[in-house]
RNA sequence: GAAUGUCUUCAGGGCGGGGUGCAAUUCCCCACUGGCGGUACAGUCCGCGACCGGGCGCAGGUUCUGCGUCCGCUGACCCGGUGAAACUCCGGGACCAACGGUAAUAGUCCGGAUGGAAGAAGAUGUGU
Numbered sequence: 001g002a003a004u005g006u007c008u009u010c011a012g013g014g015c016g017g018g019g020u021g022c023a024a025u026u027c028c029c030c031a032c033u034g035g036c037g038g039u040a041c042a043g044u045c046c047g048c049g050a051c052c053g054g055g056c057g058c059a060g061g062u063u064c065u066g067c068g069u070c071c072g073c074u075g076a077c078c079c080g081g082u083g084a085a086a087c088u089c090c091g092g093g094a095c096c097a098a099c100g101g102u103a104a105u106a107g108u109c110c111g112g113a114u115g116g117a118a119g120a121a122g123a124u125g126u127g128u
Stems, first nucleotide, its partner, number of pairs: 001128001003126008016030004031108002033097002035048004043095002052072009077093005099111003
């Protein structure tokens, strides 16, 4: 140093101004935000997580909940420039953002969530 076991810590941002209205951080105008790995630096490429749906197993319980595992689902970008290389940089113009709640429709408020997790860092062991 390759591989691998166990454990610990960490691991998501954003409504400010104006308008309408009985009522909106939810509508309209402006504003603001961008998880993880890969790759020329990425919300929009490739892959993953989260959310949601389902199968199977186990446990509780009584037809629902939890855990494990597997499957599914899973939003959105173009033009110009530089360059060996960029849907990633620079310039310009766009676009997207689960579910439940609400005095009125929510990426930004409240909630599941003091949760889970892609993964990041560290400790320690095995081992060649």
The RNA shown here (FMN riboswitch aptamer (RFN element)) has 128 nucleotides. The prediction has a mean pLDDT of 84. It was read from a public genome assembly, where an Rfam model found it.